[in-house]
């Protein structure tokens, strides 16, 4: 890097630095010199490895250790189908699915 599986509506921030953007891409809309993003420390959520236990392809604790996270449902929307509205359609809404992305494990 590429495949496979799982999750993604919920939780969690100070200080030093830095000096413009930034939230993955389009569009939005939001945020940002009241200093954001980032990179360092120390806290913090969390439970994917993990560690114990069990009525063991599972449930339950725990949080030492690998990671991961700590603005807005993956901020919203994008493509396919359906409901639902209408004369009928469109757009709005409302479900499924898919793709795309983020994270963990394992494989090559």
């Nucleotide at each position: 890097u590429u495949c496979u599986u799982a999750u993604c509506u919920a939780g969690a921030g100070a200080a030093g630095u830095c000096g413009a953007g930034g939230g993955a891409c389009u569009g939005g809309c939001c945020u940002g010199a009241u200093g954001a993003c980032g990179c360092u420390u120390c806290a913090g959520c969390a439970a994917c490895c993990g560690u114990c236990g069990u009525u063991u392809u599972g449930c339950g604790a725990c949080a030492a250790g690998g990671u991961g996270c700590u603005a807005a449902u993956c901020c919203c929307a994008g493509c396919c189908g359906g409901c639902a509205u209408u004369u009928a359609a469109a757009a709005c809404g409302c479900c499924g699915g898919a793709g795309g992305g983020a994270u963990a494990a394992g494989a090559a």
This is a predicted structure of a 108-nucleotide RNA (SAM riboswitch aptamer (S box leader)) from Sporolactobacillus inulinus CASD. The prediction has a mean pLDDT of 86.